[in-house]
RNA sequence: AUCCGAUAAAGGCAAAACCGGUGAAAGUCGGUGACGCAAAGCUAUGGGUCUACCGUCGCACUUCAGUGACCAUGACCGCCAGGCCGCCGAA
Numbered sequence: 001a002u003c004c005g006a007u008a009a010a011g012g013c014a015a016a017a018c019c020g021g022u023g024a025a026a027g028u029c030g031g032u033g034a035c036g037c038a039a040a041g042c043u044a045u046g047g048g049u050c051u052a053c054c055g056u057c058g059c060a061c062u063u064c065a066g067u068g069a070c071c072a073u074g075a076c077c078g079c080c081a082g083g084c085c086g087c088c089g090a091a
Stems, first nucleotide, its partner, number of pairs: 004089002012037002017032006035078001041084003045081003048076003055070005
């Protein structure tokens, strides 16, 4: 130094749920809270997943008001892989 990861030490993150903000939604942010995590740090690059305001094509309709399918330009790194960076040091 690499691999590796302990009933070690120091420090860290924070699922669900609830409250509030934000957003069309998925989601996200703050607080409470800990299910878990050795990269649960960063990154949407590949796969995957979620959503569908707008748009397209239908259905329905006198109008208004509706409704179905498709669509990422919106998201998720606590789904898998890749990339970047990093604390500690028993076996």
c-di-GMP-I riboswitch aptamer from an Anaerolineales bacterium, 91 nucleotides, folded computationally. Rfam family: c-di-GMP-I riboswitch aptamer. Gene Ontology term of the family: cyclic-di-GMP binding. Taxonomically the source falls in Anaerolineales (Bacteria, Bacillati, Chloroflexota, Anaerolineae).